[in-house]
Context: one part of a larger RNA
RNA sequence: CGUAGGAUAUUUGACAGGACCUGACUUUAGUACGAGAGGACCGAGUUGGACCAGCCGCUCGUGUACCGGUUGUGACGCCAGUUGCAGUGCCGGGUAGCGACGCUGGGAUGAGAUAAGCGCUGAAAGCAUCUAAGUGCGAAACUCACCUGAAGAUGAGAUAUCCGAUAAUAAGAGCCGUCAGAGACGAUGACGUUGAUAGGCCCUAGGUGUACAGUCAGAAAUGGCAUAGCCGAGGGGUACUAAGUG
Numbered sequence: 001c002g003u004a005g006g007a008u009a010u011u012u013g014a015c016a017g018g019a020c021c022u023g024a025c026u027u028u029a030g031u032a033c034g035a036g037a038g039g040a041c042c043g044a045g046u047u048g049g050a051c052c053a054g055c056c057g058c059u060c061g062u063g064u065a066c067c068g069g070u071u072g073u074g075a076c077g078c079c080a081g082u083u084g085c086a087g088u089g090c091c092g093g094g095u096a097g098c099g100a101c102g103c104u105g106g107g108a109u110g111a112g113a114u115a116a117g118c119g120c121u122g123a124a125a126g127c128a129u130c131u132a133a134g135u136g137c138g139a140a141a142c143u144c145a146c147c148u149g150a151a152g153a154u155g156a157g158a159u160a161u162c163c164g165a166u167a168a169u170a171a172g173a174g175c176c177g178u179c180a181g182a183g184a185c186g187a188u189g190a191c192g193u194u195g196a197u198a199g200g201c202c203c204u205a206g207g208u209g210u211a212c213a214g215u216c217a218g219a220a221a222u223g224g225c226a227u228a229g230c231c232g233a234g235g236g237g238u239a240c241u242a243a244g245u246g
Stems, first nucleotide, its partner, number of pairs: 001152001005163007015149004021049007033038001051106005059100004066093005071086006110144003117137004175246001176192005197242003200238005206231003214225004
């Protein structure tokens, strides 16, 4: 821009893409078959491998948010406590998020028409013959079925609802602001005071591992009082701040 009014939702599906894998074991059954040796079809179940998708409750990793320990040195006058630098100084842990080594799911089933092949009926050719007329079965291949996209499918579809029809609005959308399960930017999604959208504050799952000061014990180091202190990307609450008016 188009889809001959403007919108908001929900859709149909021409067409396109994806998927389509496979082992072992148990049972049927030591059965059928076979002199024996051996040893099934069909069917039922269990458990794997590779691959694909999703997720973070578990396990593990990361986690330069966080907590702790610790070395050297500088600073805050000193002690204590902090802090800078040394690859995050080094080391031990670790929430969210992200991930796999973790977890969950998937390739199920059925139908149609067939291939090779196997038939039925059956002449030409009094027989025979699956084929010539007719008719059936038959495969991971094909068409559906499963998952996804999809009306610029210009053949521009459908349904429901809203608004308006004549000089500027309405329905609706955008701008702007606060943002994140979204993200390069657009886009998508949430919210904008009739408000929990983000920050702050309060509480908390959780992390670290028992802070400073004080007091007690000890000669002191150190230990006890003390699951403390600090943090808390997660969860809940609360209009204090910012989402004003437009």
Molecule: large-subunit ribosomal RNA, domain VI
Organism: Hymenobacter swuensis DY53